[in-house]
RNA sequence: GGGCGGUUAGCUCAGUUGGUAGAGCAUCUCGUUUACACCGAGAGGGUCAGGAGUUCGAGCCUCUUACCGCCCA
Numbered sequence: 001g002g003g004c005g006g007u008u009a010g011c012u013c014a015g016u017u018g019g020u021a022g023a024g025c026a027u028c029u030c031g032u033u034u035a036c037a038c039c040g041a042g043a044g045g046g047u048c049a050g051g052a053g054u055u056c057g058a059g060c061c062u063c064u065u066a067c068c069g070c071c072c073a
Base pairs, nucleotide, nucleotide: 001072002071003070004069005068006067007066010025011024012023013022019056027043028042029041030040031039049065050064051063052062053061
């Protein structure tokens, strides 16, 4: 230098044909317990890596930039 894949909640990751952004763990609250843990119920938490474009509508499609990984040279 070229090619491919990845970037979504604090962490690990889903997200179907473009149509209300989710799960588990973690955190907080309540219940349970003498208390803690376990268990049960609930709640909070998001610039979907940055920017631009297409569209009535973008996590998803297109372009571009950055970062990470793999391969080729």
The RNA shown here (transfer RNA) has 73 nucleotides and comes from a Hyphomicrobiales bacterium. Rfam family: tRNA. Its family is annotated with triplet codon-amino acid adaptor activity in the Gene Ontology.